[in-house]
RNA sequence: GCCACCUUAGCUCAGUCGGUAGAGCAGCCGCUUCGUAAGCGGCGGGUCUCGAGUUCGAGUCUCGAAGGUGGCU
Repeated sequence: GCCACCUUAGCUCAGUCGGUAGAGCAGCCGCUUCGUAAGCGGCGGGUCUCGAGUUCGAGUCUCGAAGGUGGCU
């Protein structure tokens, strides 16, 4: 220098054909227990890496940028 893939909650990851963003763990509250752990119920937490385009509507499609991983030279 070139190619491919990845970027969504504190962490690990889903998200179909474009239609109001989810799970598990962690955190907080409660139930249960003599108490702790475990278990059960609930709550909070997101500018979907950034910018632009298409569209009535974009996490999703297109272009560009940044970061990361792998490969080639």
Predicted 3D model of a 73-nucleotide RNA (transfer RNA) from an Anaerolineae bacterium. Rfam family: tRNA. The family's RNA type in Rfam is transfer RNA. Model confidence (mean pLDDT): 81 of 100. The RNAcentral record of the sequence draws on ENA. Taxonomically the source falls in Anaerolineae (Bacteria, Bacillati, Chloroflexota).